[in-house]
Context: one part of a larger RNA
RNA sequence: GAUGAACGCUGGCGGCGUGCCUAACACAUGCAAGUCGAACGAAGCAAAGAAGAAAACUCUCGGGUGGACUUUUUUGACUGAGUGGCGGACGGGUGAGUAACGCGUGGAUAACCUGCCUCAUACAGGGGGAUAACAGAUAGAAAUGUCUGCUAACACCGCAUAAUAGUAAGAAGUCGCAUGACUUUUUAAUCAAAUAUUUAUAGGUAUGAGAAGGGUCCGCGUCUGAUUAGCUAGUUGGUAAGGUAACGGCUUACCAAGGCAACGAUCAGUAGCCGGCUUGAGAGAGUGACCGGCCACAUUGGGACUGAGACACGGCCCAAACUCCUACGGGAGGCAGCAGUGGGGGAUAUUGGGCAAUAGGGGAAACCCUGACCCAGCGACGCCGCGUGAGUGAAGAAGUAUUUCGGUACGUAAAGCUCUAUCAGCAGGAACGAUGAUGACGGUACCUGACUAAGAAGCCCCGGCUAACUACGUGCCAGCAGCCGCGGUAAUACGUAGGGGGCAAGCGUUAUCC
Numbered sequence: 001g002a003u004g005a006a007c008g009c010u011g012g013c014g015g016c017g018u019g020c021c022u023a024a025c026a027c028a029u030g031c032a033a034g035u036c037g038a039a040c041g042a043a044g045c046a047a048a049g050a051a052g053a054a055a056a057c058u059c060u061c062g063g064g065u066g067g068a069c070u071u072u073u074u075u076g077a078c079u080g081a082g083u084g085g086c087g088g089a090c091g092g093g094u095g096a097g098u099a100a101c102g103c104g105u106g107g108a109u110a111a112c113c114u115g116c117c118u119c120a121u122a123c124a125g126g127g128g129g130a131u132a133a134c135a136g137a138u139a140g141a142a143a144u145g146u147c148u149g150c151u152a153a154c155a156c157c158g159c160a161u162a163a164u165a166g167u168a169a170g171a172a173g174u175c176g177c178a179u180g181a182c183u184u185u186u187u188a189a190u191c192a193a194a195u196a197u198u199u200a201u202a203g204g205u206a207u208g209a210g211a212a213g214g215g216u217c218c219g220c221g222u223c224u225g226a227u228u229a230g231c232u233a234g235u236u237g238g239u240a241a242g243g244u245a246a247c248g249g250c251u252u253a254c255c256a257a258g259g260c261a262a263c264g265a266u267c268a269g270u271a272g273c274c275g276g277c278u279u280g281a282g283a284g285a286g287u288g289a290c291c292g293g294c295c296a297c298a299u300u301g302g303g304a305c306u307g308a309g310a311c312a313c314g315g316c317c318c319a320a321a322c323u324c325c326u327a328c329g330g331g332a333g334g335c336a337g338c339a340g341u342g343g344g345g346g347a348u349a350u351u352g353g354g355c356a357a358u359a360g361g362g363g364a365a366a367c368c369c370u371g372a373c374c375c376a377g378c379g380a381c382g383c384c385g386c387g388u389g390a391g392u393g394a395a396g397a398a399g400u401a402u403u404u405c406g407g408u409a410c411g412u413a414a415a416g417c418u419c420u421a422u423c424a425g426c427a428g429g430a431a432c433g434a435u436g437a438u439g440a441c442g443g444u445a446c447c448u449g450a451c452u453a454a455g456a457a458g459c460c461c462c463g464g465c466u467a468a469c470u471a472c473g474u475g476c477c478a479g480c481a482g483c484c485g486c487g488g489u490a491a492u493a494c495g496u497a498g499g500g501g502g503c504a505a506g507c508g509u510u511a512u513c514c
Base pairs, nucleotide, nucleotide: 001513002512003511005510006509007508008507009506012386013385014384015383016382017381018379019378020344025342026341027340029339030338031337034086035085036084039083040082043079044078045076046075047074048073049072050071051070052069056065057064058063093297094296095295102222103221104220105219106218107217108216109215112214113213114212117210118209119208120207121206122205123204125159127157128156134149135148136147137146138145139144167188168187169186170185171184172183173182174181175180195202196201197200223269224268225267230260231259232258235257236256237255238254239253240252241251242250272294273293274292275291276287277286278285279284299320300319301318302317303316322333323332324331325330350376352375353374354373358372359370360369361368362367389419390418391417392416399410400409401408402407423455426449427448428447429446433441458503459502460501461500462499463484464483465482469498470497471496472495473494479486480485
């Protein structure tokens, strides 16, 4: 000098930041991922139309009036389920694991993928069978099912059509970096679609290109220990096959016997890495909170499904520990999301407001959702700013301390007089942030007015280092102390007082780093 600090004493205001470093311990409760009716059928609600029609009234006994109710059609806004689409792989958290191509940096991909978005070209013909919802029945305490029947789609499945793409084979040319790459061309088999409505849009299929994102591989760098010296059988390489988006012992069969290591293998310990941050003249040393990039993880271990993308925090399955419900047969759960609780600890906040802004998901849009985010609350935890008054005022008041009893110090300090109003308090006005509308913050910032010196100073130190001295008490006691060292009867070193020095809404101590 510094800190995500803590502790002691003290504490006026504001702005900007920042706040579980410990138990990746366990979690009550609420919220944190939905959305689309312009993909779809049915149900409920309201209104209108059409058909039928009971009671009641009437009559010339034929009917007429009447209209509960039933069926059906159309329209409308909505509700909560269902099928379907997109999104739940982003955003948010944590640092347990990891000494590794994990990260950083520089390359490679003639070994790869890419939803949404942009551009270009071409196309969308004609059919089919189901199923949820629903209804009925039925099992169960529940969670959840089972059977039968009905129905729709941009859900699902064939057929047709399509090459310039891919695959296989052939030919020619150009090029490279060995495998090869690119262009042209021939042949073969094969692969597509979906419509909606308010008629203007939105979507669909195929192919190519782009943008952006990702996968994989490699060079170099990346803590400590030799009181760890040998390690390794899918191990190292080859052939073949399988598998993958893709290369590869990635996997398998066979063959060979290799591969790594004192330039530190293996083993053990510790640790997320970086941009940065702290310190230092620098070289370095320490560190990795907040903010940003990458990685890993989601109670523990394992697994795949779906999908453009996961082996998926608020998805699924299995096993384990724990908690809860149970009718004992069986079930439910996962805060290292935001708040909050217990526990641990020296120690770390509100079960707040809002989607107004920025941004994300869905939607044609209106809009809906968003503990991301924007705000407010709490904490002197940090940094910065401001205030606690200004001028004048000697009878050098009173008081206190001291004294050689003359005085000296506190001290222009106070009082008194004259002013001012920053902050706080009171009253009035009142934003920017938002654009035609929409402001949580917020009647906030800010402005104006009136008002009163009123409401606002402490902490540490005074032997030397080190700025600042006297008195009393104590008497190697009580105590102090960072080092040297003080204290045994005049202690500037202990305790108190007066005075002084330093810093100041803080001041000291402790811990850690340079």
Molecule: small-subunit ribosomal RNA, 5' domain
Organism: uncultured Eubacteriales bacterium